[in-house]
Predicted 3D model of a 356-nucleotide RNA (Bacterial RNase P class A) from Ectothiorhodospiraceae bacterium WFHF3C12.
This record gives sequence, structure tokens and C1' cells, in this order.
RNA sequence: GAAGUCGGCCGGACAGUCGCUGUGCGCGAAGCGCAUGGAGGAAAGUCCGGGCUCCACAGGGCAGGGUGCCAGGUAACGCCUGGGGGGCGCGAGCCCACGGAAAGUGCCACAGAAAACAUACCGCCGAUGGCCCGUCACCGGCGGGCACAGGUAAGGGUGAAAAGGUGCGGUAAGAGCGCACCGCGCGGGUGGCAACAUGCCGCGGCACGGUAAACCCCACCCGGAGCAAGACCAAAUAGGGGAGCAAUGGCGUGGCCCGCGCUGCUCCCGGGUAGGUCGCUGGAGGUGCACGGUGACGUGCAUCCUAGAGGAAUGACUGUCCUCGACAGAACCCGGCUUACAGGCUGGCUUCCCCU
Repeated sequence: GAAGUCGGCCGGACAGUCGCUGUGCGCGAAGCGCAUGGAGGAAAGUCCGGGCUCCACAGGGCAGGGUGCCAGGUAACGCCUGGGGGGCGCGAGCCCACGGAAAGUGCCACAGAAAACAUACCGCCGAUGGCCCGUCACCGGCGGGCACAGGUAAGGGUGAAAAGGUGCGGUAAGAGCGCACCGCGCGGGUGGCAACAUGCCGCGGCACGGUAAACCCCACCCGGAGCAAGACCAAAUAGGGGAGCAAUGGCGUGGCCCGCGCUGCUCCCGGGUAGGUCGCUGGAGGUGCACGGUGACGUGCAUCCUAGAGGAAUGACUGUCCUCGACAGAACCCGGCUUACAGGCUGGCUUCCCCU
């Protein structure tokens, strides 16, 4: 100097005029005045987990659903941190839907002989059995040929994948058939809380691949509904009409069963109201420092209050600065994940090139 990788911060500002809105104070009310606040890093997606409210005093099971290496963090999680294993990358780093294939079932197109208790297309052998020829006078022996019976899965071919690999011996030719080493399985030792690791030891010739974001098995977790939850106040109407079930019944916030509680319940037609107040923002809160921890985070002390609209509030104009403005607007709240993002500032680490 170039390229890369992992983070952090900002993401318009200042002034003036008018306008909107929360809170506090003052003025007799409407309303006005003064003071002080007023969208995000994702407010988005509605994907997870909760707080909170109600059923409700609410137990157990089945079905169903979710997660899936280990250990921690957290209110909790499918999140985060650290480790293990696998994969990608020269590397810093990044990704993982990461329990089980010896419980069972299913699937693996085409090609290939054969795709899992699986096979013989080409090939090799043909010792032994068979056929033919020669030789010796015959039996018989000896030699040669055929490749029929039979043997074989080492060689070749097909394929993503074909009865473990290399070497030696053995055989008619071959084959873990035997042996050595490797691989694999089982049992130990050592290190680690563990997942796991292990040029450590022993036994065994050794089960027959893959696939579970296929069914399945295993381990752990899970009441439901949701701020349009719910609470209170006021007002109005028609305590209207009809049908059904009924204590061996009916109802009770997903389905079914048991238990428990209550004593009526379900459906159709028609009528009234839809107004106001609360819930609504002080929190599993923010920030700073110290200590503990590899880290996520925890503990202690101090300090601060950072939007609560209600058809939905922060807009318009002018001037200046500037990174010349991207993605984009709260609706009960919080912890995450995912997605979108113009431009700017900045830190750590890795690789390459050049100079000294």
C1' cells in the first nucleotide's frame, strides 16, 4: 500500500415564526399564559419466549405440538456464551434441521449381473467328475486338448454408492482362507463436570451400505384465550317470541377420558346500546464506577426518568451548517431472532506486495 474478516458509534443539526400534543403551575369557565418533554436501530415481520388480564379454587392422563451434541447464562426461549464434533476457507473467520440405522417399516431413478441376510454380464480356474486324441500289446499309467458339470468374486465394466484397504503366504484359480499393519466392533486405562479425545492396553476375522428437514423410536418441554384481554360508571330497550334437551341430564376458554365444581343449558327470529373513565407507562428499566467470571452475565454503590395518541399527536416556512440524508412512524410492555438500509467515523485480527 492492497485485499479480507469480526465488532462499536452516528444516521441529520442549530436558530427564528406559526401550528399539534403529554405533564406541572397560574388565571372564575370555555380557553389562555408560562415552564418542560414528544418515534426506531430496526418502531418492520408477527417468527419464538415471557410479564400482565380473564376463564378459575383448577388435578391427572391420552392424542397433539415444540426442541434435539455438552456445560453454562437468563424471568424464559427455538435466544445468547463457551467448549466438542462435522463441513468451507491459505488464514483471520463462517456455517450446521448436531439424539438413534443392531427395535421395526419404507425409499435409493437410470445404468448395472446385482442396491442390503443383495448378485455372476465379461472374465479366471477346470485339480476332482465328464468328453476327445496320442503313446505303451490290453487293463492301467503318462502326455495333450475341450471348457460340459463344477468352482470363483481377486481382475474388468456400470453407478453417488457394489460383501473393508495395502502387502506377504496359500490355492486348480481365488477369497480374511491365514498372517502383519491400518480400518471396524467390544471391553479397559489416562485427561476432561461433560460432549469427547487418546502413534495407551487387551479381545475379536469382523454385523448386511446410505437415508430419520422419510414414517418411526428415545430424551426433555408445553392449560387456553388475548389490551378488540379486562375493570368501573352512566344511559337505553321488549325480563319479547319460538323450538329442543333435562338430574341415568346439562354447563364449565382448543379435542377426548377420569376427577372436581356449578345447577339449568343449547339454537333460531326480533329489539336496545356501542358513550365516558381506567387499563396506558417507574420497568425482569437506563447510565457510570468497582468487584467476580475466558465469556454470555452476575453482585454492590451512585445517579437519572427518556412518547402515551385515541380515526391516531412532532408539521409548514425562512436562514445557516453538513455526512446533501437511505431503510423507514410507537398503539399494553419487555427479552430475542429474521429482514431492509444512502452515507460517515472508528477499533481488533488475517493474508499478499514493496521498502528499510

Lineage of the source: Bacteria > Pseudomonadati > Gammaproteobacteria > Chromatiales > Ectothiorhodospiraceae. The coordinates come from a structure-prediction model, not an experiment, and the mean pLDDT is 79. Of the family's consensus pairs, 95% are formed in the model. The sequence was found by an Rfam model in a public genome assembly.